[in-house]
RNA sequence: GCCCCGAUGGUGAAAUCGGUAGACGCGACGCAUUCAAAAUGCGUUGUCUUACGACGUGAGGGUUCGACUCCCUCUUGGGGCA
Numbered sequence: 001g002c003c004c005c006g007a008u009g010g011u012g013a014a015a016u017c018g019g020u021a022g023a024c025g026c027g028a029c030g031c032a033u034u035c036a037a038a039a040u041g042c043g044u045u046g047u048c049u050u051a052c053g054a055c056g057u058g059a060g061g062g063u064u065c066g067a068c069u070c071c072c073u074c075u076u077g078g079g080g081c082a
Stems, first nucleotide, its partner, number of pairs: 001081007010026003019065001027045006046055003058074005
C1' cells in the first nucleotide's frame, strides 16, 4: 500500500428483504422471603427535561416517506496479502 471482518444501554449480545432500537443474559437498584445473610421470586434500570416532549446504533455527509441496515469519506480494533 491493497483486501476482509467488527464498533449497538454499565457489560455480553440480538434486531430476517430498509418499517416501534435494545429482545435475551449479566450487573446495579428497590421490594418480598430470612433472626441476619446467601440462594430464590417480583419490579425497575440509555441521555436531556419539573413535565410534555426531544435525542440516541464509532464520527461526518448522502439516498429514502422511513436507515443499526444501502452509498461515500474518516476514526478505531482484529485478521490476511505484498
This is a predicted structure of an 82-nucleotide RNA (transfer RNA) from Bifidobacterium catenulatum subsp. kashiwanohense. Its Rfam family is "tRNA". Rfam classes the family as a transfer RNA. Gene Ontology term of the family: triplet codon-amino acid adaptor activity. The RNAcentral record of the sequence draws on ENA. NCBI's taxonomy places the organism under Bacteria, Bacillati, Bifidobacteriales, Bifidobacterium, Bifidobacterium catenulatum. Its mean pLDDT, the model's own confidence on a scale to 100, is 81.